[in-house]
Context: one part of a larger RNA
RNA sequence: GGUUUAUGAUGGAUGACUUGGUUAGGUGAGGCGAUGAAGGACGGGGUAAGCACCGAUAUGUCCCGGGGAGCCGCAAACAGGCUUUGAUCCGGGAAAUUCCCAAUGGGGCAACCCACCGCAGUUUAUACUGCGAUAUCUUUUGCCUGAAAUUUAAAAUAGGGCGAAAGAGGCGACACCAGGAGAAUUGAAACAUCUCAGUACCCUGAGGAAAAGAAAUCACAGAGAUUCCCCCAGUAGCGGCGAGCGAAAAGGGAAGAGCCUAAACCCUUGAUAAAUUUCGCAAGAAAUUUGUCAAGGGGGUUGCGGGACCUCAAUGUGGCAGACGGACGGAUAGCAGAAAUGUAUGGAAAGACACACCAAAGAGAGUGAAAGUCUCGUAUGCGAAAUCCGGCAAAUCGCCUAGAGGUAUCCCAAGUACUACGGGGCACGUGGAAUCCUGUAGGAAUCCGGGCCGACCACGGUCUAAGGCUAAAUACUACACCUAAACCGAUAGUGUACAAGUACCGUGAGGGAAAGUUGAAAAGAACGCUGGUGAAGCGAGUGAAAUAGAACCUGAAAUCAUGAACCU
Numbered sequence: 001g002g003u004u005u006a007u008g009a010u011g012g013a014u015g016a017c018u019u020g021g022u023u024a025g026g027u028g029a030g031g032c033g034a035u036g037a038a039g040g041a042c043g044g045g046g047u048a049a050g051c052a053c054c055g056a057u058a059u060g061u062c063c064c065g066g067g068g069a070g071c072c073g074c075a076a077a078c079a080g081g082c083u084u085u086g087a088u089c090c091g092g093g094a095a096a097u098u099c100c101c102a103a104u105g106g107g108g109c110a111a112c113c114c115a116c117c118g119c120a121g122u123u124u125a126u127a128c129u130g131c132g133a134u135a136u137c138u139u140u141u142g143c144c145u146g147a148a149a150u151u152u153a154a155a156a157u158a159g160g161g162c163g164a165a166a167g168a169g170g171c172g173a174c175a176c177c178a179g180g181a182g183a184a185u186u187g188a189a190a191c192a193u194c195u196c197a198g199u200a201c202c203c204u205g206a207g208g209a210a211a212a213g214a215a216a217u218c219a220c221a222g223a224g225a226u227u228c229c230c231c232c233a234g235u236a237g238c239g240g241c242g243a244g245c246g247a248a249a250a251g252g253g254a255a256g257a258g259c260c261u262a263a264a265c266c267c268u269u270g271a272u273a274a275a276u277u278u279c280g281c282a283a284g285a286a287a288u289u290u291g292u293c294a295a296g297g298g299g300g301u302u303g304c305g306g307g308a309c310c311u312c313a314a315u316g317u318g319g320c321a322g323a324c325g326g327a328c329g330g331a332u333a334g335c336a337g338a339a340a341u342g343u344a345u346g347g348a349a350a351g352a353c354a355c356a357c358c359a360a361a362g363a364g365a366g367u368g369a370a371a372g373u374c375u376c377g378u379a380u381g382c383g384a385a386a387u388c389c390g391g392c393a394a395a396u397c398g399c400c401u402a403g404a405g406g407u408a409u410c411c412c413a414a415g416u417a418c419u420a421c422g423g424g425g426c427a428c429g430u431g432g433a434a435u436c437c438u439g440u441a442g443g444a445a446u447c448c449g450g451g452c453c454g455a456c457c458a459c460g461g462u463c464u465a466a467g468g469c470u471a472a473a474u475a476c477u478a479c480a481c482c483u484a485a486a487c488c489g490a491u492a493g494u495g496u497a498c499a500a501g502u503a504c505c506g507u508g509a510g511g512g513a514a515a516g517u518u519g520a521a522a523a524g525a526a527c528g529c530u531g532g533u534g535a536a537g538c539g540a541g542u543g544a545a546a547u548a549g550a551a552c553c554u555g556a557a558a559u560c561a562u563g564a565a566c567c568u
Base pairs, nucleotide, nucleotide: 001567002566003565004564005563006562007561008560009559015553016517017516020488021487022485023484024483025482026481027480028479029477030476031171032170039100040099041098042055043054044053046078047077050074051073052059061094062093063092064091065090066089070082071081072080105114106113107112115134117132118131119130120129121128136168137167138166139165140164141163142162143161144160145159176207177205178204179203180202187194191240217223218222227254228253229252230251237245238244258469259468260467261413265298266297267296268295269294270293271292272291273290274289275288276287277286278285279284303447305412306411307410308409309406310405311404312403318400319399320398322397323396328390329389330388331387332386334382335381336380341354342353343352356373357372358362364376365375366374418442419441420440421439422438423437424436428454449464450463451462452461453460504511505510524552527539528538529537530536
């Protein structure tokens, strides 16, 4: 020096465990905010740094309900208190809620500074203090003003100023939805049309869903709003006919719901023009009729065309997605809830043995080892003063709803349809390119009308544009609750099982950890000894165990120390 072995040290793998995660399903909820949100700053405890809770009424105040013996959070301790006159705790409601923040009186380097007006307090009066109000935009409205143009002139309007009332603003899930705007990497084995893709990103807006929606639709037998799923079908097609893109009808399901205006016509009111009449000497005034315009009410809503209009007939039938209402149900605390003992082992019995019981309850968790009958629960049954939700029944209010015949006349959504050119979008890249949207230019008809049926024409068929509303089936999950797992088990599972978006890093946007386990119970080691009034250790004691001693379950390896044997 090495090998082997033993005992330790170091170290924290492994095993066991789980407070936390992950995924999925279901139910609820789907918003909060100028009555000041989300998010923060600073404060509040007897001792109080952190988290949690709260706001100068500050670890809490009041009321109502539940509950029933302890309580003053995590979190010990001391001190001091509360509580059967019902505390702590749980649920509902109320009060209060500093400062910043949309932040909104002005400013500002967020949590600070400085005002003005009114009222009140105080003062002899100022000063000072308290409370309230004072941002911007939009709409409506009151008062004061007030053009240009037109016109002989004026009135008026636009605009301006000062108020009042209502609304908005910001946040929220990197979700879902609609609209606007809109790439490139990539693929085409290069690349330009094309693709990626109307994707990503950005903006606007809304809702619990959104959007769409009651045929100017499809079709050729007919069907009969929209949406979603299956299929049709990788079909028909499109395509440097490359790469690729890619329907629709029909069929089967989920759901199911239909309605309201505009116009013609009538009535009322107002304005205006003309005519007539009356009064008046005249200026002019009043009335009536007709035309036009405006507002309101009735009417009317359709494609076997409908309606207006004229004639006849009925006073009832059927409904509503509206308001109110709240029997009823649900949510937010809870309540009752069966049945086992003994013996031995053991630190401890729930395991063993013996012999019982309950079961609409043998789901699960806990308890000193493995419990249907110990605890919490479970099956089952019951429960709300208060607030909220649902809206099936009835009631009330409100609203909607009909037929037959005639047909001279009138109406049936206009810078629209349509056309040309330029684009976009349709699975469809300009193609024979319809249908849909539209920038520019032109520009109809009113039912004997008009659109469509994939250029276009004819016949035929079908629908009725240029106004609007509409539940359900569908999409999503920040949030609350419930359930489950051939999901993880502390280098895993969320970044976070712990004071975690913390510590720390960065000017900043941003990045971003490590860190779980004594024991059944602290019974957490009184007392003694060594030692620096140490650290630490040795006794003693506790405990089943202290090689479970807080650097605490188990305690591998590398590495180190000591002893022994052997080799050199």
Source information: The part of an RNA shown here (large-subunit ribosomal RNA, domain I) has 568 nucleotides and comes from a Candidatus Omnitrophota bacterium. It matches the Rfam family "Bacterial large subunit ribosomal RNA". RNAcentral holds the full RNA, with entries from ENA. Model confidence (mean pLDDT): 83 of 100.